[in-house]
RNA sequence: GCGCCGUUAGCUCAUCGGGUAGAGCUCCGGACUUUUAAUCCGGCGGGGCGGGUUCGAGUCCCGCACGGCGCACCA
Numbered sequence: 001g002c003g004c005c006g007u008u009a010g011c012u013c014a015u016c017g018g019g020u021a022g023a024g025c026u027c028c029g030g031a032c033u034u035u036u037a038a039u040c041c042g043g044c045g046g047g048g049c050g051g052g053u054u055c056g057a058g059u060c061c062c063g064c065a066c067g068g069c070g071c072a073c074c075a
Base pairs, nucleotide, nucleotide: 001071002070003069004068005067006066007065010025011024012023013022019055027043028042029041030040031039048064049063050062051061052060
């Protein structure tokens, strides 16, 4: 330098065709308990950045950034 894959909640990951964005864990509050833990209920919180297409974009298109893998280059 080229190609492929990835980027969604604090963490790990879902999200078959473009149509109200989810789970587990964490965290916060509550119930229960002599206390803690466990268990149960509730809550906070997100589409890497910038454009484009569309009535509507996490999803399609372009550019950039970051990460991973492969290939090439290495006088």
Model confidence (mean pLDDT): 82 of 100. The RNA shown here (transfer RNA) has 75 nucleotides and comes from a Solirubrobacterales bacterium. Its Rfam family is "tRNA". Rfam classes the family as a transfer RNA.